[in-house]
Annotation:
Predicted 3D model of a 345-nucleotide part of an RNA (small-subunit ribosomal RNA, central domain) from an uncultured bacterium.
Context: one part of a larger RNA
RNA sequence: CUGGGUGUAAAGGGUGAGUAGGCGGACAUAUAAGUCAGGCGUGAAAUACGGGGGCUUAACCCCCGACAGCGUUUGAAACUGUAAGUCUUGAGUGGAGGAGAGGUAAGCGGAAUUCCCAGUGUAGCGGUAAAAUGCGUAGAGAUUGGGAGGAACACCGGUGGCGAAGGCGGCUUACUGGACUCUAACUGACGCUGAGACACGAAAGCGUGGGGAGCAAACAGGAUUAGAUACCCUGGUAGUCCACGCCGUAAACGAUGAAUGCUAGGUGUAGGGACGAAUGUUUCUGUGCCGGAGUAAACACAAUAAGCAUUCCACCUGGGGAGUACGGCCGCAAGGUUGAAACUC
Numbered sequence: 001c002u003g004g005g006u007g008u009a010a011a012g013g014g015u016g017a018g019u020a021g022g023c024g025g026a027c028a029u030a031u032a033a034g035u036c037a038g039g040c041g042u043g044a045a046a047u048a049c050g051g052g053g054g055c056u057u058a059a060c061c062c063c064c065g066a067c068a069g070c071g072u073u074u075g076a077a078a079c080u081g082u083a084a085g086u087c088u089u090g091a092g093u094g095g096a097g098g099a100g101a102g103g104u105a106a107g108c109g110g111a112a113u114u115c116c117c118a119g120u121g122u123a124g125c126g127g128u129a130a131a132a133u134g135c136g137u138a139g140a141g142a143u144u145g146g147g148a149g150g151a152a153c154a155c156c157g158g159u160g161g162c163g164a165a166g167g168c169g170g171c172u173u174a175c176u177g178g179a180c181u182c183u184a185a186c187u188g189a190c191g192c193u194g195a196g197a198c199a200c201g202a203a204a205g206c207g208u209g210g211g212g213a214g215c216a217a218a219c220a221g222g223a224u225u226a227g228a229u230a231c232c233c234u235g236g237u238a239g240u241c242c243a244c245g246c247c248g249u250a251a252a253c254g255a256u257g258a259a260u261g262c263u264a265g266g267u268g269u270a271g272g273g274a275c276g277a278a279u280g281u282u283u284c285u286g287u288g289c290c291g292g293a294g295u296a297a298a299c300a301c302a303a304u305a306a307g308c309a310u311u312c313c314a315c316c317u318g319g320g321g322a323g324u325a326c327g328g329c330c331g332c333a334a335g336g337u338u339g340a341a342a343c344u345c
Base pairs, nucleotide, nucleotide: 003317004316005315006314007299008298012313014200015199016198021193022192023191025087026086027085029083030082031081033080034079035076036075037074038073039072040071041070042069049065050064051063052062053061054060090190091187092186093185094183095182096181097180102176103175104174105173106172107171108170109153114148115147116146117145118144119143120142124135125134161168162167205246206245207244208243209242210241214240215239219235220234221233222232257312258311259310260309261308262307265290266289267288268287269286270285271284272283273282274281275280294301295300318345319344320343327338328337329336330335
């Protein structure tokens, strides 16, 4: 390399739309590039391979034969390709509907925490396993009224919904993406996948400017302890929030790439449709549980496959060294991405 694999043993890219490329529905016609068959040429010698022969055998030597490939020619037309044509099942458009924390922006709301002001009121409060640091007679904590400000949205709430993933949850409005159901009017294979490039991408982090209630790395103090650079307590700054711009990583997980078809059932649930007077029956799409065949090392998976097949992409090939070094590219930096070897077991 062929091969064999990728839920948990090494291995699915974080996700999308899509370029090149690869692959591609039904029918009939033509062609003959691929394909297949025959002929001819070439395929040097030696070696190698198959058959036979000669040295007593073998090594060794001699003879014969043949393939692939390439060229040319004559045919075949099932399949692939190509050309022109037809079709509707794949795909898409139109029409009719209902569902949704899908996205962006603006506005609004109540509960709670904190702080400020005022009233009542007096000696404690707070915290812990127990304490102490801390707060409080300059009047705290408690309680009542008023005000400020920031962040998050209890109940509903649900192995409920939506989104490609990250993710999305108070209410209203504006703009806006997608999916689903029904219909079958239209287009007529317009499809699938997708190297690279491009876009999106939690948290933390970075830059500039705002904001800052609560929480809280760092830090300080109090405890604990042999020590305690911790766990516990009292404080507390970055940060968490907003705008714009970077970063581009996660156990970015279903540790399971995308698409299509096929392969027993049972039972919930979300959104539609059909039938029915009705408990209901049935159908499509999603989301769960159980389970048969089959698969699997086992665990388990089982129409949401890890089953049976096809297409395309990504990735793996003993452990450590190492996701390191060097170089390239990207980044303000932090670092990211690509990614070895010596050596060793």

The coordinates come from a structure-prediction model, not an experiment, and the mean pLDDT is 88.